[in-house]
RNA sequence: AACAGAGUAGGAAGUCAAGCGUAAAGUGUCAGACAGACGGGGAGUUGUUGUCUGAACGAAAAGGCAAAGCCUUGCGGUUUGACUUCCGCAUCCCGCUGAU
Numbered sequence: 001a002a003c004a005g006a007g008u009a010g011g012a013a014g015u016c017a018a019g020c021g022u023a024a025a026g027u028g029u030c031a032g033a034c035a036g037a038c039g040g041g042g043a044g045u046u047g048u049u050g051u052c053u054g055a056a057c058g059a060a061a062a063g064g065c066a067a068a069g070c071c072u073u074g075c076g077g078u079u080u081g082a083c084u085u086c087c088g089c090a091u092c093c094c095g096c097u098g099a100u
């Protein structure tokens, strides 16, 4: 010097468990504001995640008990955790490993 390669945060799906809702929150969609994270170091987006505000849309209940309410079976593009599998620097510079 050129070539090849490794590794993160994180994301997705599945299974299981415990919750929440079923008196409709949550999830999903759109717009705006703010913030976070983005291989070991630096920078970092029109990408990504979160929070807040606004807007439109919108659902599956059934049975039991004397009742508040609880229990059972369901339902929800529901939440969290564990496990498994898959994907995985936007990009730029430097570094690391291999061999020449």
Stems, first nucleotide, its partner, number of pairs: 001100001003098003010087010020076003029055008040094004061073005

Predicted 3D model of a 100-nucleotide RNA (THF (Tetrahydrofolate) riboswitch aptamer). Model confidence (mean pLDDT): 79 of 100. The model forms 83% of the base pairs in the Rfam consensus.